RNA sequence: CCGGACUCUGGAGAGCGGCGACACAUUCGCCCACCGAAGGGGCUAGCGCAGCGCGGCAGGGUUCGCACUGUGUAAUCUCUCAGGUACCGAGGACAGAGGGGUCAA
Numbered sequence: 001c002c003g004g005a006c007u008c009u010g011g012a013g014a015g016c017g018g019c020g021a022c023a024c025a026u027u028c029g030c031c032c033a034c035c036g037a038a039g040g041g042g043c044u045a046g047c048g049c050a051g052c053g054c055g056g057c058a059g060g061g062u063u064c065g066c067a068c069u070g071u072g073u074a075a076u077c078u079c080u081c082a083g084g085u086a087c088c089g090a091g092g093a094c095a096g097a098g099g100g101g102u103c104a105a
Base pairs, nucleotide, nucleotide: 006098007097008096009095010094015032017031018030019029020028021027033085034084035083039081040079041078042077046073047072048071049070050069051068053066054065055064056063
């Protein structure tokens, strides 16, 4: 100096859906409709590697360029498995700060 952990702060989206247990909430079960920013899956742009073909260089080359094939690797993209969908609360990708001074404040 960088990164991680930790602390504080900010932090979106989507039905107060229907039925039943049971009158509400909570919880559970079933059904329909939705959200994407815990987590998870997928892609392929680009890049890397390899193969192969063509071309450049007088020649050579472990060199350069282009195309094709295979392969590795992303995301705030995408899928909605998980999770979530009144307020509150919780969670929350990501972001900011965690400094100076003082005996201390």